Model confidence (mean pLDDT): 82 of 100. Predicted 3D model of a 1409-nucleotide RNA (small-subunit ribosomal RNA) from an uncultured prokaryote. The RNAcentral record of the sequence draws on ENA. It matches the Rfam family "Bacterial small subunit ribosomal RNA". Its family is annotated with structural constituent of ribosome and ribosome in the Gene Ontology.

[in-house]
RNA sequence: CUCAGAAUGAACGUUGGCGGCGUGGAUUAGGCAUGCAAGUCGAGCGAGAAGCCUCCUUCGGGGGGUGGAUAGCGGCGAAAGGGAGAGCAAUGCAUGGAUAUCAACCCUGAGGUCUGGGAUAGCCGCGGGAAACUGCGGGUAAUACCGGAUGAUGUCUCCGGACCAAAGCUCCGGCGCCUCGGGACGAGUCCAUGUCCUACUAGCUUGUUGGUGAGGUAACGGCUCACCAAGGCUGCGAUGGGUAGCGGGCGUGAGAGCGUGGCCCGCCUCAACUGGGACUGAGACACUGUCCAGACACCUACGGGUGGCUGCAGUCGAGAAUCUUCCGCAAUGGAUGAAAGUCUGACGGAGCAAUGCCGCGUGCGGGAUGAAGGCCUUCGGGUUGUAAACCGCUGUCAGUGGGGAGGAAAUUUUGACCGAACCGCAGAGGAAGUCCGGGCUAAGUACGUGCCAGCAGCCGCGGUAAUACGUACCGGACGAACGUUAUUCGGAAUUACUGGGCUUAAAGAGUGCGUAGGCGGCUUUGUAGGUGGGGUGUGAAAGCCCACGGCUCAACCGUGGAAUUGCGCUUCAAACCACAAGGCUUGAGGGAGGCAGGGGUGAGCGGAACUGAUGGUGGAGCGGUGAAAUGCGUUGAUAUCCUAAGGAACACCAGUUGCGAAAGCGGCUCACUGGGCCUUUUCUGACGCUCAGGCACGAAAGCUAGGGGAGCGAACGGGAUUAGAUACCCCGGUAGUCCUAGCUGUAAACGUUGAGCACUUGGUUGGAGGCUCCUCCAUAGGCCUCCUGCCGUAGCGAAAGUGUUAAGUGCUCCGCCUGGGGAGUAUGGUCGCAAGGCUGAAACUCAAAGGAAUUGACGGGGGCUCACACAAGCGGUGGAGGAUGUGGCUUAAUUCGAGUCUACGCGAAGAACCUUAUCCUGGAUUUGACAUGCAUGGAUUAACUCUGUGAAAGCAGAGCGACGCUCUUUGAGUGGAACAUGCACAGGUGCUGCAUGGCUGUCGUCAGCUCGUGUCGUGAGAUGUCGGGUUAAGUCCCUUAACGAGCGAAACCCCUAUUCCUAGUUGCCAGCAUUCAGUUGGGGACUCUAGGGAGACUGCCGGUGUUAAACCGGAGGAAGGUGGGGAUGACGUCAAGUCCUCAUGGCCUUUAUGAUCAGGGCUGCACACGUCCUACAAUGCCGCGUACAAAGGGAAGCAAACUCGCGAGAGCAAGCAAAUCCCAGAAAGCGCGGCUCAGUUCGGAUUGCAGGCUGCAACUCGCCUGCAUGAAGCCGGAAUCGCUAGUAAUCGUGGGUCAGCAUACCACGGUGAAUGUGUUCCUGAGCCUUGUACACACCGCCCGUCAAGCCACGAAAGUGGGGGACGUGUUAAGUCGCCAAGCUAACCUUCGGGAGGCAAGCGCCGAAG
Repeated sequence: CUCAGAAUGAACGUUGGCGGCGUGGAUUAGGCAUGCAAGUCGAGCGAGAAGCCUCCUUCGGGGGGUGGAUAGCGGCGAAAGGGAGAGCAAUGCAUGGAUAUCAACCCUGAGGUCUGGGAUAGCCGCGGGAAACUGCGGGUAAUACCGGAUGAUGUCUCCGGACCAAAGCUCCGGCGCCUCGGGACGAGUCCAUGUCCUACUAGCUUGUUGGUGAGGUAACGGCUCACCAAGGCUGCGAUGGGUAGCGGGCGUGAGAGCGUGGCCCGCCUCAACUGGGACUGAGACACUGUCCAGACACCUACGGGUGGCUGCAGUCGAGAAUCUUCCGCAAUGGAUGAAAGUCUGACGGAGCAAUGCCGCGUGCGGGAUGAAGGCCUUCGGGUUGUAAACCGCUGUCAGUGGGGAGGAAAUUUUGACCGAACCGCAGAGGAAGUCCGGGCUAAGUACGUGCCAGCAGCCGCGGUAAUACGUACCGGACGAACGUUAUUCGGAAUUACUGGGCUUAAAGAGUGCGUAGGCGGCUUUGUAGGUGGGGUGUGAAAGCCCACGGCUCAACCGUGGAAUUGCGCUUCAAACCACAAGGCUUGAGGGAGGCAGGGGUGAGCGGAACUGAUGGUGGAGCGGUGAAAUGCGUUGAUAUCCUAAGGAACACCAGUUGCGAAAGCGGCUCACUGGGCCUUUUCUGACGCUCAGGCACGAAAGCUAGGGGAGCGAACGGGAUUAGAUACCCCGGUAGUCCUAGCUGUAAACGUUGAGCACUUGGUUGGAGGCUCCUCCAUAGGCCUCCUGCCGUAGCGAAAGUGUUAAGUGCUCCGCCUGGGGAGUAUGGUCGCAAGGCUGAAACUCAAAGGAAUUGACGGGGGCUCACACAAGCGGUGGAGGAUGUGGCUUAAUUCGAGUCUACGCGAAGAACCUUAUCCUGGAUUUGACAUGCAUGGAUUAACUCUGUGAAAGCAGAGCGACGCUCUUUGAGUGGAACAUGCACAGGUGCUGCAUGGCUGUCGUCAGCUCGUGUCGUGAGAUGUCGGGUUAAGUCCCUUAACGAGCGAAACCCCUAUUCCUAGUUGCCAGCAUUCAGUUGGGGACUCUAGGGAGACUGCCGGUGUUAAACCGGAGGAAGGUGGGGAUGACGUCAAGUCCUCAUGGCCUUUAUGAUCAGGGCUGCACACGUCCUACAAUGCCGCGUACAAAGGGAAGCAAACUCGCGAGAGCAAGCAAAUCCCAGAAAGCGCGGCUCAGUUCGGAUUGCAGGCUGCAACUCGCCUGCAUGAAGCCGGAAUCGCUAGUAAUCGUGGGUCAGCAUACCACGGUGAAUGUGUUCCUGAGCCUUGUACACACCGCCCGUCAAGCCACGAAAGUGGGGGACGUGUUAAGUCGCCAAGCUAACCUUCGGGAGGCAAGCGCCGAAG
């Protein structure tokens, strides 16, 4: 980091039967068409239309009555109900208290309700205006307005007194009105506590804090004003910024918590388009009132007006997204009314939406040939699956026809809407999907695809066998839903209060002093704040929980209880904390007596070394390095001696020794001074510990100013090194290093381990003191305290480790951490002269980063050891010509494979055809060249012979005409082989060696690789297998938490070296006989052959070693320490090689990628590489003569002798299935002769001519012979290979393959060296150890830069817009105050006027602009 759970006002995808109960504009407090949402009262008042009755009439109409529409005056209501959450971090809310207060309607108590007056709307008349609306004149009523009276239980009071009210109506029952008191409901105000993030917001405040007085309010109050004082708040976070309505509750969780505040309830706010203001009123600064300003929209006659859905519906917009312009006042509730009633988008209902919760259904029973189909398959079968079909039932839900309880309280009346129970009807009919199946996580197979298409919550799937993609089948989960997305809690003890950490994983501040704060020794008495117990008030209802009940159940609802862990009041207790007052000495501190020290500061002194200087000696180099050069030096260096000078640092002593808080401190002396330790019953009496801020100290480098400057020495210059070398090395050298005065404030400032106190087995080293024993002294010893190290017990720890100097066990306080990167970066603040320090993010990005340990691998790490690994030698390759393989090129094709060692004279032990492979061209064939089975045919075919065509294959045709058995002969039937046709199938050297078996190569004949039991470790693993010796060897010995064992090594096996025995043919021949010849007789002695034994074991001696293993030397011996050689190859590595030996999965092909034929190709040639042959010559070549092997092969064979040929060879032909015969002559060697250093008598390529052999056939394309020709080449650059003794080198011989073809391969013998006795280096290997960020393991991992393109972000001259804060001026409406010369009904009047009121004006405040 991720998942499984629960949840949501959700949305999206697929799907969708019914019902009940809930819920439904979360975004733009964005704009709104239309309708409705607050009226009512005629029993307060006047007027009064239509209609009806009646009377009059000039028939136009008028009067009266009834009637009551309509508007008006008046009363009550409109401040409720309903909506929304913009603002608000406190004028809010929650809980608990308080009172300086008010209070319409309602209840209740007491008292009263007397007497007058003047207006005004409506109305009528005349006007203005488009409209909205409005002016003037006349007249009118009231429960409208006003005066007087009466007044207290009312208010004020200087205690004398002063002041204040009313309304009537009536159906006669009543309903109202006024004053005062009480109550209820409601409201106002105050206090305490709690209530998000941010310090990268630390200071805020002037009506501010308080007082006096006044004003104002229902009421207290700086609420307002005048004056006075200078206060008030703040690290327990003021002020500022951001975000947010609060609570009951809701979601989750074991809980503590965390998140949230939709629906319902309480409170607040909006005062409702935005901002401001007041009026009325009991109550408002008033959602559907009013005034002003602004924006927007609408109407307009352009003058002016109108409007406010955040009420219910509805509409547009934006958005992933949220409903009907429905019915009704029947119920509940509200307004009004005496009431009937009216009004009520509150409310009750219906509609839409799977949006949520709950319930029901989509059938039940039987049914095996386990149907068909599908899928899989090892082809046998399995599975889908009793599932279906089929048979028999049922009737829930839906449908339909009846029915009508109930919702209605309340006797009658009253239902918008819903409609239970119940009774019928028909018929399995109308009703199942979604997601998933690699692990986490329940459930797998096939096909398709082939890093493509796609999947994915995380890890990760997909590159030809995908349980992960897509499809199918099957399965799993849930089910009218299922998935996805978003969000919350959980898991996450990854924020840790419950319940975490900091040596190395992130994390102890560099160190100390110390303020606030936190914590704190023993004891006595008291108090009661904390604490504990009891009582009591409150903690609304709903919700959660429990019980009971109502809807058929449930969801849902009702009743009761419990709970509400909280707050207040009261009471009891006094252990603990706290507080008050006393006491104590062990914590802490002081005194006295001693001790050690490189503790600090200042001053002075000293010697060694160094450098430069003067002088002397001296004479060519010095210096420096891996090697050099730059540099210095004949103007005399280096070297050496004397002299005086300068600066810095203090050798030896010196020590995991000492001191200090840390940084740090080292020559000697003096002065001043800090701390520590030891001893001491001498004093004080808790005076202590820690420490946010704060203050101080703080290596080196660096900075400022002034000195100083010997050596060293960033930067810089030069010389080297190097591909380069802005480095390492060298020669110089400035700042600096040093001193004084300041600044800086950081380090791997580390024990990577904060400080203090206490407790918890031990051993040992060092330092400083003290006590003590045996007899006095002294030492040693023992004991006590402090400091400093090592090893280790328990414990702890992930381990490494730590372990009385804890990282153990506890307590107290502080600092710090919360995945990696971005980043200790940016920004802000602050400090600094600067450099920079302190504080310190985010976007974005990754699925890890990290710690400790393990096993390997690796190292231009270490140690030990080995190998033709190097060295020492000998001979080669690389140069030439040729042979052969490979690459490349070419080609119709040049078939395929093999590619460092471990491909390249390899597969191929032998390509002219064949081989041979569709490699190419062309011809022909299709059950097939080869295998098996079935069916049919029929006695013809087949086989054999022949003909035609053809390059052949093939095709076409003709002739001949087979066998067994049975039955009755002719004959018939039948059978197998074979043939023809057809069907199954054959076939493939087609692909995949990265699907495989088998086989093989290599590391490597290296000495390793493992197991059982035990032990150790949480574990991976370790031990054994390590260590000391030794060996070719993990060979052996010793030691040892290991003891044993296995596969390897060795041995056993084969050949060879010596000898013995046995046996002598085809082998041999000493002696005997014989001959041309071991030819023959004979012999077994010898050689030899081939069977069996012996022999060699460190057995013997001496030395070394641990008394061992073993090693060294020696004797004897044919052979000596594995005698030499071979076979034999551990666990494993290289996805090593091989599908073209064989086998085999999958795929592909089937008139072809099968099979067949002819011809060609595999041999092609500018070139490059590997492996070889032959040479370049005299240690040679040529000629002649002459000697000595081993091991093989031979019947479609080897072939003698003889004849012919220069020769290859031919002819004829003896012998031999071979110790008998043949191949077969060995060659180098030896002897003699020639050549005489040259492109030759070297070398033999190439080419011409003439021949031979094999074979159907030598053109492409064989080998050999003779004659002629006579190329390159005179010993080979860089580099590289083999070999340690019968080896290298050199010489020939044979064999396999094979018709023929050998410089290759395999084998054989002949001649026969040199060098090394070492392990420094190169290569490879083994063991131990070490480091590691590697583990497809160094061919690893990993860092930085980058062309071009694209994307994102930033900067930029400028430019456009929004929000907020502050200041100044002007100022609308309006309250308040002043004024009022204008206007003025009620009261007074002497009638002139006055009182009072109002407009206008002025002043303070004041929104927007």